[in-house]
Context: one part of a larger RNA
Molecule: small-subunit ribosomal RNA, 5' domain
Organism: uncultured bacterium
Order: sequence, then structure tokens, then C1' cells
RNA sequence: AGCGAACGCUGGCGGCAGGCUUAACACAUGCAAGUCGAACGGUCCUUCGGGAUAGUGGCGGACGGGUGAGUAACACGUGGGAACGUACCCUUAGGUUCGGAACAACACAGGGAAACUUGUGCUAAUACCGGAUAAGCCCUUCGGGGGAAAGAUUUAUCGCCUUUGGAGCGGCCCGCGUCUGAUUAGCUUGUUGGUGAGGUAAUGGCUCACCAAGGCUACGACCAGUAGCUGGUCUGAGAGGAUGGCCAGCCACACUGGGACUGAGACACGGCCCAGACUCCUACGGGAGGCAGCAGUGGGGAAUCUUGCGCAAUGGGCGAAAGCCUGACGCAGCCAUGCCGCGUGGAUGAUGAAGGUCUUAGGAUUGUAAAAUCCUUUCACCGGGGACGAUAAUGACGGUACCCGGAGAAGAAGCCCCGGCUAACUUCGUGCCAGCAGCCGCGGUAAUACGAAGGGGGCUAGCGUUGCUC
Repeated sequence: AGCGAACGCUGGCGGCAGGCUUAACACAUGCAAGUCGAACGGUCCUUCGGGAUAGUGGCGGACGGGUGAGUAACACGUGGGAACGUACCCUUAGGUUCGGAACAACACAGGGAAACUUGUGCUAAUACCGGAUAAGCCCUUCGGGGGAAAGAUUUAUCGCCUUUGGAGCGGCCCGCGUCUGAUUAGCUUGUUGGUGAGGUAAUGGCUCACCAAGGCUACGACCAGUAGCUGGUCUGAGAGGAUGGCCAGCCACACUGGGACUGAGACACGGCCCAGACUCCUACGGGAGGCAGCAGUGGGGAAUCUUGCGCAAUGGGCGAAAGCCUGACGCAGCCAUGCCGCGUGGAUGAUGAAGGUCUUAGGAUUGUAAAAUCCUUUCACCGGGGACGAUAAUGACGGUACCCGGAGAAGAAGCCCCGGCUAACUUCGUGCCAGCAGCCGCGGUAAUACGAAGGGGGCUAGCGUUGCUC
């Protein structure tokens, strides 16, 4: 000098920021991802205009939000690389033809306590399947072979399929950099390389078969410990040291472990399956759950907030749109946790009042301090007006900020220290006791060092203490 701080005493106002560093402990309750009827068939309502909707279908749920457990690694940072992918968006060129069979919903009949589920029958589509066509596309032994589409409403759009290039995003590879321990010295068999194959969007022992026997290591392999990385932050003249909370980029994780499905994209926080621990329901047969989302609860702890308001703004998803959803976000609430600003009054006022303290008893000091007189009204309070943020409508914040008027010095000061270091001294009490203490050290009868008082010094809505870093 600094801090995501805590503790003690104290506490007037405002602005801006920050707020579980511990148990990645367990979680009651509510909310946090939906949307489209202009893809489709039903059903219900209807003022006959239309509206609502479970299901099929589409897009989104891979974003946004949280956490830092794991990870010493191409995880991150930086600079390169070639063998790749890409929904939505922009762009180039071309196409959008003919058929078919189902399955939900629904109806009927069952099973189950429930979660849910079975059978039969019917049906639509932008759901599914087949044929045709192929500029360009893919494969090719260069002969050839393969592969597409979806319509809606209506008069103009929105779509659909193939294809070219792009943007942005992502996957992969490499050079260099990245903590401690040698009281860890040897490590390795898919191990190192080759050939071939499989697999992937793609390179590759990524996987497999065969072949060779390699590969790493005192320039620290392997092992162990610790740790998310960075931009930055703190400190310091710098070099350096320490650190990675808030904000931003990347990574990893989502009760623990494993797995794949769907999809342009996940091996998926609020999806699925299996196993495990835990909790809950049960008719004992069987089921349900996952706050490291926002609030909130218990627990742990020195310690860290409201089960708030709103989609008005910004941004996101869906939709042609109206719009719906959005604990992202915008705001408000709590906390002196920090930084910054302001106030707690100003001027005059000596018989230097009273009181206190000290005293050599004369006086000194508190002290212009108070009283008193004159004045002001910031902030707070009361009354009135009242935004910007929204360039048509729409304002949670908010009757807020701000402006005007009113009353009245009125409502607003503490904390630590005074032996030296170190700025600030006397009296009384105590008597190696009680106590103080960062170091040196004080206290055993005159203690500037303990306790109290008076006085003084420092900082000030704070002041001290503790912890940690330089």
C1' cells in the first nucleotide's frame, strides 16, 4: 500500500460497485424453454367474423444462466498448419413430377393403487416409402454406376430439393511458454514405427490383423503433491514477487460412474437407458426425484442478501404477423463490505461566567469553548409540480431523479492512542497484586507503561484489532 474479508466499539444522508473464499453438503415450495392452427386430421366454444386446444409435424431445448470438482494436459496463452464439418443468414445455377403404405389423435375392449400401459379398428399432413428426371453433385477399373423435392394461403409471398461461393462458428495437428518434490531414477507392449483394413465430417495405433523392436529419460522421463488457464489484479522506482473474486475469452463439470439415441451441432444442467448411494410415494406388485439456474431452507462456518417488481428497455427462442415465452436482463430490497461526495452549522462573543482538573493556594487550564446576540438551511422532514430513458403506441423503476415553496440550529460523532520506536502528561487508585504488551519491556508504596479522571495527539461515519499478499 492492498483485500470478495471477519471481529469489537460506534453509526446521519446520497451515488457507484460488491456480497457462501467453508460442505462439487443435503434440499421443502414457486418460478427459470418454449413456440408455430399461415404444415395436418380431429375436438370444444361461437355474436358465424372467429376463438381455444390435447395429438401428429416443424424450429428451438447444444444458446442464455451456474460452478471450479476434475485437469500439470495441445487444458490454456501465443504463432502457425492441412486432411474436415456447418442448422439459421448472404450469394451462384438449376429443379419443385407420378404414385404408395402406415401411425398418433379418435372409437371400442381391457390391465394397473399409481406411474402408466395392451389389443382391435378408422384417419390427415410440410411425417414415412417407392418410381421418374439430374445442369451441377458423389463414386469410378473411365466402360459406367448412384442419388432429390412439400406444400400453404391466395395472387403475391413464404416455403421445399440439388448445387456454387461466402461470412461467422466449430472439430483436428504442430513450434514455443505454463507450479513443487530426486527422501520419486528408471518408465513403456498398442508401447514406437511400418503394411493393409476398419472407423470418423476429417488426419492419426483412433481400432484391428500381420511385421519389425522400437519409443521416452538428469535439458528430470515415470511417480507423488498442488492447481481450472488467460486478459488482468495487488505490490514495487523498476526488475521481480504474489494472485486469477467481480467483468471478458477459453476449458471442464451437472447426485456418483458408465453408455449411446436424436440431431447441422450433445455423448446433452432443468432429455433417454443401465448401475450405485440417498430421499419420497405405494394397495408391497411397482413407481418418482436430482437448485454447481433465481429466490429460499437446513447444515458447515469467523463470515456472505429478498421465497421482491417487470418484460418498459437491451438481447434471445418460436411465429408471416399480432404476439407468446424469457429468475438472461432491466430494476427495486438487505448489508458502512468497499470507493467517492456531503452534513452534523456560520459570524460575533471576556466580568476569560459556572462546573471540572491541577496548584507553590497567588493562580493556571478546559476556553471563544459555553451562555448570549445576529445569520444561514446543504442533507433529512412537510406541501406542490414532475421527467429523460420511447422519433406513433407501450415505463417495472416511480410520483423516483429533479424543480419550487415551508418550518426550524433545528434530527445527525465517534473510535484509537499519549514510556521509546511514535504525534500526544498530569493527579488519584493499585502495590511483582490486579493488569499491560507489536519489539524493547512496565507493575515489589510517589507507575507520564496497569485502572480511572482531567488534559492532549491522530483519524473521522468511521475507528481499532485479527488474518493474508507485496